[in-house]
RNA sequence: GGCGGCUUAGCUCAGUUGGCUAGAGCGACCGGUUCAUACCCGGUAGGUCGAUGGUUCAAACCCGUCAGCCGCUA
Numbered sequence: 001g002g003c004g005g006c007u008u009a010g011c012u013c014a015g016u017u018g019g020c021u022a023g024a025g026c027g028a029c030c031g032g033u034u035c036a037u038a039c040c041c042g043g044u045a046g047g048u049c050g051a052u053g054g055u056u057c058a059a060a061c062c063c064g065u066c067a068g069c070c071g072c073u074a
């Protein structure tokens, strides 16, 4: 240099060929339980879906460009 994959909550990830409210587990916080802590149970908060532009009535999802990470290859 060429090709491919990935980027969604603090972390690990799901999101079935565009529309239902953007979700799970872990973690954090609050409460229950306990003499107390842990485990366990219930609840709450937390996201401009990597950036930007485009297509569309409508984009996490489709297209272009850019950035970062990983791999294959000359």
Stems, first nucleotide, its partner, number of pairs: 001073007010026004019057001028044005050066005